RNA sequence: GGAGUCGGCCAGACAGUCGCUGCAUCCCUAAGGGGAAGCGGAGGAAAGUCCGGGCUCCAUAGGGCAGGGUGCCAGGUAACGCCUGGGGGGUGAAAACCCACGGAAAGUGCCACAGAAAAUACACCGCCGAUGACCGCAAGGUUCAGGCAAGGGUGAAAUGGUGCGGUAAGAGCGCACCGCGCGGAUGGCAACAUACCGCGGCAUGGUAAACCCCAUCCGGAGCAAGGCCAAAUAGGGGAACUAAGCGUGGCCCGCGUUGUUCCCGGGUAGGCCGCUAGAGGUGUGCGGUGACGUACAUCGCAGACGAAUGACUGUCCACGACAGAACCCGGCUUAUCGGCCGACUCCUUUU
RNA sequence: GCCGGAAUAGCUCAGUCGGUAGAGCAGCUCAUUCGUAAUGAGAAGGUCGUAGGUUCGAUUCCUAUUUCCGGCACCA
Numbered sequence: 001g002g003a004g005u006c007g008g009c010c011a012g013a014c015a016g017u018c019g020c021u022g023c024a025u026c027c028c029u030a031a032g033g034g035g036a037a038g039c040g041g042a043g044g045a046a047a048g049u050c051c052g053g054g055c056u057c058c059a060u061a062g063g064g065c066a067g068g069g070u071g072c073c074a075g076g077u078a079a080c081g082c083c084u085g086g087g088g089g090g091u092g093a094a095a096a097c098c099c100a101c102g103g104a105a106a107g108u109g110c111c112a113c114a115g116a117a118a119a120u121a122c123a124c125c126g127c128c129g130a131u132g133a134c135c136g137c138a139a140g141g142u143u144c145a146g147g148c149a150a151g152g153g154u155g156a157a158a159u160g161g162u163g164c165g166g167u168a169a170g171a172g173c174g175c176a177c178c179g180c181g182c183g184g185a186u187g188g189c190a191a192c193a194u195a196c197c198g199c200g201g202c203a204u205g206g207u208a209a210a211c212c213c214c215a216u217c218c219g220g221a222g223c224a225a226g227g228c229c230a231a232a233u234a235g236g237g238g239a240a241c242u243a244a245g246c247g248u249g250g251c252c253c254g255c256g257u258u259g260u261u262c263c264c265g266g267g268u269a270g271g272c273c274g275c276u277a278g279a280g281g282u283g284u285g286c287g288g289u290g291a292c293g294u295a296c297a298u299c300g301c302a303g304a305c306g307a308a309u310g311a312c313u314g315u316c317c318a319c320g321a322c323a324g325a326a327c328c329c330g331g332c333u334u335a336u337c338g339g340c341c342g343a344c345u346c347c348u349u350u351u
Numbered sequence: 352g353c354c355g356g357a358a359u360a361g362c363u364c365a366g367u368c369g370g371u372a373g374a375g376c377a378g379c380u381c382a383u384u385c386g387u388a389a390u391g392a393g394a395a396g397g398u399c400g401u402a403g404g405u406u407c408g409a410u411u412c413c414u415a416u417u418u419c420c421g422g423c424a425c426c427a
Stems, first nucleotide, its partner, number of pairs: 001347010012316007020041004025036004043322001047333002050331005055222004062253004067218005072086005087101001088099004102213002107211002109207003124152002126148003131145002133142003160178006179202001180200005185194003226273004236264006244258004266426003280299008317320001352423007361376004370407001379393004400416005
């Protein structure tokens, strides 16, 4: 100097003018409300609503079935399908990155076409025909019975690989090495690992993002939850049921409640609370490989409801992407112009 | 804001334990007719919304994403 990997941060800046919105203060107004100056006013994803939790209501969320989620091990956490560390597998030259990664020897299903055979393995071409049969005096021949699965061929997938022996031809049939499985030992909390020891000729193809089995977790609804006040009307009609209905989206039990539920029709579209101090942010120390925990100090940082956070002008630059809170948090995923910082890998050059 | 559903031929819809996707209407060609309609015969038309993954193989199973549709408050 170049190529690349990982992590973190920023998300046009400044000034002026005119607005919008929340809070507390002051002034005006009979009230509603209006005005003044001050302070605050979108994000890393506010998004998708895919997970988890808080909060609220219904039993304090209870028992069973059904249903659903998760799925190597250990830890973190309020919790998780998230995160961290480790194990195993894969990609890359490396830094690094990716993995729905329990069980196919509990059972069931499926594996189109092709192929002999697709799971009780099997025999089209092929090899052999030792043994038996037939022919021959015999050597031998036929390939009829039969044997084989080495080679060819089919397929996504065909019952371990190489070599030697063995045989009629062959074959884990026997042996050596490799691979595989089981048991032990050793190391590790564990997943798991081993150039260790022994046993087994090898033992049963794939698919569980097919049913299923095992382990583990899950009650339901959602701030339009829920509570208070006010206004208005036809306190109307129909249906179902008290061995019931509803809360409780599927069922049974249990609990609560007594008239309840549903449909049609009617009325109101107002105000307040919930509503933002929270698993909060920042800094330092300590513990931990780390996620994280803990102690102290410090900060006050949107809260609307036809819904604010904007518009214009000027200057500058690298010319500005994706996009806008709506009860609140922790994650994941998706979208995103450009720039900065740090760590690391490889190549080249110079000394 | 919250909750739920759908996407298959030009249109309306089928499609189940995963194996090359059909029906009706429309359009095209031919026949019939003097001509048109109707009728009869025939052929064509689909990357199953998009992108990944699982599988030998995906409309179907899983994940992400795009577009469209539906429901909801309070009172008697």

Two RNAs folded together computationally: RNase P RNA and transfer RNA, 427 nucleotides in total. Its mean pLDDT, the model's own confidence on a scale to 100, is 80. Rfam match: Bacterial RNase P class A.